Model confidence (mean pLDDT): 81 of 100. Predicted 3D model of a 97-nucleotide RNA (THF (Tetrahydrofolate) riboswitch aptamer). It matches the Rfam family "THF (Tetrahydrofolate) riboswitch aptamer". About the family: Tetrahydrofolate (THF) riboswitch was first reported for Ames et al. as an RNA motif in 5' untranslated (5'-UTR)regions of folate transport and biosynthesis genes in Firmicutes genomes.

RNA sequence: CGAAGAGUAGCCAAGGCGCGUCAAGUGUUGCGAAACGGGACGUUGUUCGCAAACGAAAGGGCAAAGGGCCCUGCGGUGCCGCGGCGCGUCCGCUUUC
Repeated sequence: CGAAGAGUAGCCAAGGCGCGUCAAGUGUUGCGAAACGGGACGUUGUUCGCAAACGAAAGGGCAAAGGGCCCUGCGGUGCCGCGGCGCGUCCGCUUUC
């Protein structure tokens, strides 16, 4: 010098444990902030705060007034997560000639 490769944030998701169904959560929009391959620039996405608008699926059993427990559902539901996916350029890292 050349070739090959790995790793972020995070996304999907088997499965497990919960929460709500008495409406919290999720989702949308706007503003602000933060972190985000080892480094630089940048992209995509993520998280947090505030504000606004919108907005839901219950049924059954036990029990007996405590609106408690259980089952089946439902929620673009929370956490963990087998498995899969996952940086553009340059440098760096690993392997190799």